[in-house]
A computed fold for a 1485-nucleotide RNA from a metagenome, annotated as small-subunit ribosomal RNA. The sequence is in RNAcentral, with records from SILVA. It matches the Rfam family "Bacterial small subunit ribosomal RNA". Rfam links the family to the GO terms structural constituent of ribosome and ribosome.
RNA sequence: AGAGUUUGAUCCUGGCUCAGGACGAACGCUGGCGGCGUGCCUAACACAUGCAAGUCGAGCGGUCGGAGGGGCGACCUUCCGGCAGCGGCAGACGGCUGAGUAACACGUGCGUGACCUACCCGCGCGUGGGGGAUAACCCUGGGAAACCGGGGCUAAUACCGCAUGGGCACCCUCUCGACGGGGGAGGGUGGAAAGCCGCAAGGCGCGUGCGGAGGGGCGCGCGGCCCAUCAGCUAGUUGGUGGGGGAAGGGCCCACCAAGGCGAGGACGGGUCGCUGGUCUGAGAGGACGGCCAGCCAGACGGGGACUGGGACACGGCCCCGACUCCUACGGGAGGCAGCAGUGGGGGAUCUUGGACAAUGGCCGCAAGGCUGAUCCAGCGACGCCGCGUGGGGGAGGAAGGGCUUCGGCCUGUAAACCCCUGUUGGCGGGGACGAGAGAGGACGGUACCCGCCGAGGAAGCCCCGGCUAACUCCGUGCCAGCAGCCGCGGUAAGACGGAGGGGGCGAGCGUUGUCCGGAUUUACUGGGCGUAAAGGGCGUGUAGGCGGCGUGCUUGGUUGCCGGUGAAAGCCCCCGGCUCAACCGGGGAGGGUCCGGCAAGACGGGCGCGCUCGAGGCCGGCAGAGGCAGGUGGAAUUCCCGGUGGAGCGGUGAAAUGCGUAGAGAUCGGGAGGAACACCGGUGGCGAAGGCGGCCUGCUGGGCCGGGCCUGACGCUGAGGCGCGAAAGCGUGGGGAGCGAACCGGAUUAGAUACCCGGGUAGUCCACGCCCUAAACGGUGGAUGCUAGGUGUGGGCGGUCUCGACCCCGCCUGUGCCGCAGCUAACGCAGUAAGCAUCCCGCCUGGGGAGUACGGCCGCAAGGCUAAAACUCAAAGGAAUUGACGGGGGCCCGCACAAGCAGCGGAGCGUGUGGUUUAAUUCGAUGCAACGCGCAGAACCUUACCAGGGCUGGACAUGCGCGGGCAGGCGUCGGAAACGGCGCCGUCCCCUGCGGGGGACUCGCGCACAGGUGCUGCAUGGCUGUCGUCAGCUCGUGCCGUGAGGUGUUGGGUUAAGUCCCGCAACGAGCGCAACCCUCGCCGCUAGUUACGGUGUCUAGCGGGACUGCCGGGCGCAACCCGGAGGAAGGUGGGGAUGACGUCAAGUCCGCAUGGCCCUGACGCCCUGGGCUACACACACGCUACAAUGGCCGGGACAACGGGCGGCCACCCCGCGAGGGGGAGCGAAUCCCUCAAACCCGGUCUCAGUGCAGAUCGGAGGCUGCAACUCGCCUCCGUGAAGGCGGAGUUGCUAGUAACCGCCGGUCAGCACACGGCGGUGAAUACGUUCCCGGGCCUUGUACACACCGCCCGUCACGUCACGAAAGCCGGCCACACCUGAAGCCGCGCGGCUAACCCGGCCUUCCGGGAGGCCCGCGUCGAGGGUGGGGCUGGUGAUUGGGACGAAGUCGUAACAAGGUAGCCGUACGGGAACGUGCGGCUG
Repeated sequence: AGAGUUUGAUCCUGGCUCAGGACGAACGCUGGCGGCGUGCCUAACACAUGCAAGUCGAGCGGUCGGAGGGGCGACCUUCCGGCAGCGGCAGACGGCUGAGUAACACGUGCGUGACCUACCCGCGCGUGGGGGAUAACCCUGGGAAACCGGGGCUAAUACCGCAUGGGCACCCUCUCGACGGGGGAGGGUGGAAAGCCGCAAGGCGCGUGCGGAGGGGCGCGCGGCCCAUCAGCUAGUUGGUGGGGGAAGGGCCCACCAAGGCGAGGACGGGUCGCUGGUCUGAGAGGACGGCCAGCCAGACGGGGACUGGGACACGGCCCCGACUCCUACGGGAGGCAGCAGUGGGGGAUCUUGGACAAUGGCCGCAAGGCUGAUCCAGCGACGCCGCGUGGGGGAGGAAGGGCUUCGGCCUGUAAACCCCUGUUGGCGGGGACGAGAGAGGACGGUACCCGCCGAGGAAGCCCCGGCUAACUCCGUGCCAGCAGCCGCGGUAAGACGGAGGGGGCGAGCGUUGUCCGGAUUUACUGGGCGUAAAGGGCGUGUAGGCGGCGUGCUUGGUUGCCGGUGAAAGCCCCCGGCUCAACCGGGGAGGGUCCGGCAAGACGGGCGCGCUCGAGGCCGGCAGAGGCAGGUGGAAUUCCCGGUGGAGCGGUGAAAUGCGUAGAGAUCGGGAGGAACACCGGUGGCGAAGGCGGCCUGCUGGGCCGGGCCUGACGCUGAGGCGCGAAAGCGUGGGGAGCGAACCGGAUUAGAUACCCGGGUAGUCCACGCCCUAAACGGUGGAUGCUAGGUGUGGGCGGUCUCGACCCCGCCUGUGCCGCAGCUAACGCAGUAAGCAUCCCGCCUGGGGAGUACGGCCGCAAGGCUAAAACUCAAAGGAAUUGACGGGGGCCCGCACAAGCAGCGGAGCGUGUGGUUUAAUUCGAUGCAACGCGCAGAACCUUACCAGGGCUGGACAUGCGCGGGCAGGCGUCGGAAACGGCGCCGUCCCCUGCGGGGGACUCGCGCACAGGUGCUGCAUGGCUGUCGUCAGCUCGUGCCGUGAGGUGUUGGGUUAAGUCCCGCAACGAGCGCAACCCUCGCCGCUAGUUACGGUGUCUAGCGGGACUGCCGGGCGCAACCCGGAGGAAGGUGGGGAUGACGUCAAGUCCGCAUGGCCCUGACGCCCUGGGCUACACACACGCUACAAUGGCCGGGACAACGGGCGGCCACCCCGCGAGGGGGAGCGAAUCCCUCAAACCCGGUCUCAGUGCAGAUCGGAGGCUGCAACUCGCCUCCGUGAAGGCGGAGUUGCUAGUAACCGCCGGUCAGCACACGGCGGUGAAUACGUUCCCGGGCCUUGUACACACCGCCCGUCACGUCACGAAAGCCGGCCACACCUGAAGCCGCGCGGCUAACCCGGCCUUCCGGGAGGCCCGCGUCGAGGGUGGGGCUGGUGAUUGGGACGAAGUCGUAACAAGGUAGCCGUACGGGAACGUGCGGCUG
């Protein structure tokens, strides 16, 4: 630091995904040790049990126990300890949790002249003298209990008077003060106290003040979440006066008065949430988080309340209400783990009912000490971080095993074994701490640590290996099973699934999941955009706001600098240090704020003031214009009406029809009515902010431009909201209605035609008034200002020059176009009218679909508009450009492509092939062109691969090894259909030899390694072939252009059969193709030559010549080339052949051959017999023969070429009607044979007839080949004599020695040819031309295609799944409101009850009465909760319903993409199964 993924490829935009780090984690597999941390994220759910806050006898009375002393004893006394009570202090700390809280709760900085502070510290003063009670205790009563009542006694550092009292409090006066209740002075009034211990000294206390320290209360500035689909909120509300309350300010509370207060800089409402130091991430800015630790806040079963107190509205206190749990004798009671441990429950998930107060700290105490689940330790969990180990060295026959293999070998692998060694850890034994600040005292702990001994001994896994991303093979599987973070793998060779071997990564861990940050400059402050990718508001006006010209003065809130304060500790960073290191810990430093205060500066920005004129505006003069509104007016045309003329059609279309017309249309003339729109001018023109504006005249009115340079003096720019305007369609009311014309009706078209075309036609289009408010409202480009080469048109104005001139020309300003530089842009393109360079302001965008939809709100009469989501789903959706392909786009040009012509096919019969069907099998392949007389250039057996049956097994065939035989080979015989099997006989190799034997060739048997397979895969392949296509194309190097794909060259102008050649050109060359070179035919020459003897010629074989647009004329650019001509056997490639570029079709062939892989192995191999490939209701393809007279038949006669031949061709002769047979010469062939070619010619006959045409079919008789012609050959003869009379739609070949017609030969082959390959004979017709069909080449254009138009793709319908909206309702949650009721409690009130200490009075007194005060009770305000009622917000569910998304092969059509076959699209309206169609207006994308 980036990478993968949209495409055939490219660039860009853009989303998705990955690699990193982190965690209070969880899950899977695995697990040796230690240290330090850390551990209910969920149910603030419920809790058994134990413990977590007590302490003080030096405050007090009592009681119990023990010990001692005294006393006879009652008892007294000393000491020690326990118990409850009165009293004091502490239970407001510590510990836990995060529910609530969006708040001065928190953070930070200030303020408090508006305040409090127990214990602690410092200082001052004081501590005198009295009184009355009450717990405990005793007696008694009630109760199950908890506990309570009555009577009696008693103490105090408990309680209450009195005294004294300052610098305390309050009031008054004066004074100082930065003036809110602060400081000082005087006067008045008021207010204290407690004692205990000690022999004592003294100590500990107590009261009242001042001060300190630490801790708090209250207030303020600033800062930190989401929703505007929450926009208005507010009655103690905002303020005042007076009071109450409180430590204190305050509407905190109350009475009265006023009507305020808050809000777009976001009030109110809703959702979510403890805040912070910090933590994680990040380059940073930022984002996310707030667990442990630390600060603050809040809470303690839910809710309310106060009491005590310095402090609480109080976690382990109290009262009340509620829910829940428990006890109960049913009357009543008890309880609150969000303390430590623990239980249940919830959950993916989170620990021991441990030890100790030794340390640190806390409370109490004079102290000793007590208490302390705070704390310190230990336990459990790889939960995290850190450290260590599972050994080290040597060791190659590179062991075995395993895996792979091209069988050579390679890998695992120095890895192991084996040898030597070490001792971390472990085990055993021994020693043994620091932590403890004077002594003692250690839970941890016999721990850490140290020493010795033992011994490689006990200690490795997890994930991954297609790309991203490091690591590859085998087997299995066969779109199955499965994988997957994204792209994507799996359909028989899978590096992607599963296993294995091997490898890579990390390592006591490794993976997965979840979450956060990063990558993501993908919300862009740093650091993005908006012409076409998402994105400029339809246009204007203007409010708030933002921004703002030149000069100068003052100011200093912004800004900058310096100083001071604060920003807790911990953490991060740096340095140093301590545990062996590290983690961890200690010490020091640095750093950190949008913070506060002070001082300074005065440029810039702000504020205030003065001035300026260039921005802006005004004034004067002039000008152009479809700018707007109103009124009037004109002609042309359409239609209608009336009349005249006239007489059969008109109209309409691709062609028609509907329609109109003899009741007189159309045509034509005259007259009239009415509505709408304004031809020519007219323009690439003008005006307007946009929408938009078009005859002429008048009136009213907005804006602009030019000239002048008189005035104002920044008055400016933009503009969230707001307001206004806003095409067409549409709506309301009323008019109007000629033409046009949604809907509708009819006619056509069509498979259909709810369309396109035609005939009609209603709303509407027009007017007035009122709505609607949208658009492709587009330059798809917001407004303003300045700056930045030029060139050329045009509208308006002015100036200059020259003029007859307002012409031309030159210049300036202002509009509006085109071209173009720099620059910009992904490219296209933009380019002074910017999309360039800058500034200011507004609007808008953030993947596609869902969706501009739902819900909510606002607007509207409605249609609908504005605002505007989510679930779910996809891995893309896009922009520009490139190369192709395609187009019912264009241009140019070829081809028997059409046309012109000849002969056919398609009909018949037959042959052959194929489909289909059949069959035991009808073997297999070939399947549009380019399969179908194709593989098959020869299926009776064989072939043969198929079927049935009978058989064989190392095999019918190859190589090697071992053992055995000499068995080779031949003959016979039996069974059998044969194969095969049984038996018998003959036969007996070569070399060496020591004669025992050994070796070898061949062969047989057995065994081993192997053979064999026409079994599968042509989609694993080689090779070969078909096809586009004998088409003219296909590429490369270098250069140049482009970010790139790519382009250029190869395009262009000519020309050609041709990318053939010429010219031009940022290209210059080159390669594969074309052509030529090769073969053959045609002419000539030369050489040679046999095959009856010679010669010549023909001829045969070979060599060479000839033709090159060379010559002439014409055309052209005087280039290529074209036309004509001469000569010539032949001309412009002379005819034919061979030759097939880069490539395409996963074209064909595993059954020609070869070959990877898979499969079979007493069979999927091999042999044999027989059958089948020859089937037959049909269909197609290719042929043959015909349908006849240009013919058939009979007779006679003539002329070829290419070829073949010894297991052959076969003359000649004889026999047979014939096929053929018998004999037999010649010839391995220019010699002999096949071999008489036929059409043709001559003569004759037939006479238009299913025939004397045709020759299928069937019967009979024969011949030939062959082991064998039944299935199933060919031929001959006799007889039989079918269909067929020239062939529908459609379709094939051929442009000259061609088509057509005619025969001949060959290969295959025993035999079988209508096929195939060749050969010659006879020998035409036609081509105007390129519009059309088919195929092709080049250029260009459009594209949403790229598997490439046999493409892509839209909507309804049907089915399945999923999420969502609506819905009669139903059920919850939250929130206030109104009324009723109203606990505890505080406060207030009360003629009620009770009542010590104080006061007063009384014949005074142990007493009585009264008062103050207190307690109780009652009443009242407030008040938690409860009830009733109507609401608001929100959630769940809901018959049914609506669309949406998704789902290999459903239905209907064809809307869009090529002019997509009616150009498309936008808004609107109507219609229609559906895509859609049509009307109106708009856009060009």

Its mean pLDDT, the model's own confidence on a scale to 100, is 88.